[in-house]
RNA sequence: GCAUCGAUAGCUCAGUUGGCAGAGCGCCGGCAUGACUCGCCGGAGGCCCCAGGUUCGAUCCCUGGUCGAUGCA
Repeated sequence: GCAUCGAUAGCUCAGUUGGCAGAGCGCCGGCAUGACUCGCCGGAGGCCCCAGGUUCGAUCCCUGGUCGAUGCA
C1' cells in the first nucleotide's frame, strides 16, 4: 500500500426483508435469612464509532473517514 472482517449497555456479545434495541455478567432496590452467600422479583443504564447520501422512516442499505484484528505485498 491492497483485501477481508469488526466497532451496539460498565464488560462479553446477540439482533433486525429498513418500522422507536436485547441477553448474560456486573450495579441499585425489594423478598427471603439471626446475618451473609445462593435463590426469587423489580429497576437504572445505550439516540448502535464519526460525517454525509438514499428513504415517509436507517443500528441495518450506499459513499467517505477513524480505530482495531487478520491475510497478501